[in-house]
Description: The prediction has a mean pLDDT of 89. This is a predicted structure of a 343-nucleotide part of an RNA (small-subunit ribosomal RNA, central domain) from an uncultured marine eukaryote. Its Rfam family is "Bacterial small subunit ribosomal RNA".
Context: one part of a larger RNA
RNA sequence: UUGGGCGUAAAGCGCCUGCAGGCUGUCCGGUAAGUCCGAGGUCAAACGCCACGGCUCAACCCUGGAGGGGCAACGGAAACUUCCGGACUAGAGGGUGGUAGGGGUAGAGGGAAUUCCUAGUGUAGCGGUAAAAUGCGUAGAUAUUAGGAAGAACACCGGCGGCGAAGGCGCUUUACUGGACCACUACUGACGCUCAGAGGCGAAAGCUAGGGGAGCGAGAGGGAUUAGGUACCCCUGUAGUCCUAGCCGUAAACGAUGGACACUAGGUGUCGGACAUUCACCGGUGCUGUAGCUAACGCGUUAAGUGUCCCGCCUGGGGAGUAUGCUCGCAAGGGUGAAACUC
Numbered sequence: 001u002u003g004g005g006c007g008u009a010a011a012g013c014g015c016c017u018g019c020a021g022g023c024u025g026u027c028c029g030g031u032a033a034g035u036c037c038g039a040g041g042u043c044a045a046a047c048g049c050c051a052c053g054g055c056u057c058a059a060c061c062c063u064g065g066a067g068g069g070g071c072a073a074c075g076g077a078a079a080c081u082u083c084c085g086g087a088c089u090a091g092a093g094g095g096u097g098g099u100a101g102g103g104g105u106a107g108a109g110g111g112a113a114u115u116c117c118u119a120g121u122g123u124a125g126c127g128g129u130a131a132a133a134u135g136c137g138u139a140g141a142u143a144u145u146a147g148g149a150a151g152a153a154c155a156c157c158g159g160c161g162g163c164g165a166a167g168g169c170g171c172u173u174u175a176c177u178g179g180a181c182c183a184c185u186a187c188u189g190a191c192g193c194u195c196a197g198a199g200g201c202g203a204a205a206g207c208u209a210g211g212g213g214a215g216c217g218a219g220a221g222g223g224a225u226u227a228g229g230u231a232c233c234c235c236u237g238u239a240g241u242c243c244u245a246g247c248c249g250u251a252a253a254c255g256a257u258g259g260a261c262a263c264u265a266g267g268u269g270u271c272g273g274a275c276a277u278u279c280a281c282c283g284g285u286g287c288u289g290u291a292g293c294u295a296a297c298g299c300g301u302u303a304a305g306u307g308u309c310c311c312g313c314c315u316g317g318g319g320a321g322u323a324u325g326c327u328c329g330c331a332a333g334g335g336u337g338a339a340a341c342u343c
Stems, first nucleotide, its partner, number of pairs: 003315004007297002012311001014201004021194003025088006033081002035077004041071003049065003053061002091191001092188002094185006103177007110154001114150008125136002162169002206247006215241002220236004258310006266288008292299002316343003325336004
């Protein structure tokens, strides 16, 4: 490589948009490049195969023959693929009317709590732990009352619930804005699917600049514990966590399960829609389970079943996601990614 695979054994790109490429619904007519059929040509000889013959046989050699296959040209076929033309509506899109939603961005507002400040009351403790101590407190703390300030997060509702492509999204309200679903449809007429490269988005941490800083809190200091204790526990507390602008581009980025379409028993809960407000129906989201699949676990109309198309990836462990080169980045580092050697 062929092949076989990718939920957990190695293996699905974190997610999306999408050029090239690959693949692509129904019917009619044409074309004849692919495809198929036919006949001829050609593919030197030797070699191989078959037959006869020559060396006493054989090896070896001579003569003759044949098939298969390749190639280009020729004649034909037209089911399938291609291409051209025409038509269709079941895919896709559109229109009208509705619906739900923590989908996104920006602005405004709110209350509880926490900490701090000021003032009042009040007095000897508070805090913390398994127990303590460091710490705070007679310069009046803790507690409590009133007022003020600040920052961050939004209890209950809250859910196996909702929305989003993923990351993710949760107080209220306003503006702008993306998507989905349902009902009806007399519109367009294959406009579709996937996607190497490319582009965009992308938790947390981290980086740059400027703000902000209540609580929490890497690193750090102190108190304990311990044989020691660079920890677990306690008291402090810097970066950070927050905002704006720009980088970074990773993750157990997980359903460890790529996307699209079709087909293959049911039962039951729930969310949205429509209906005559029940059944049945459409779209999500869960549980259970048939056939089937699976090494087993389990999956099972939300498939890991049965198929088709396209992409990505795997090929023993370690060395190693390392070295090197290239590339991206301010850096941290990211992407791509070996080998020797060894078992």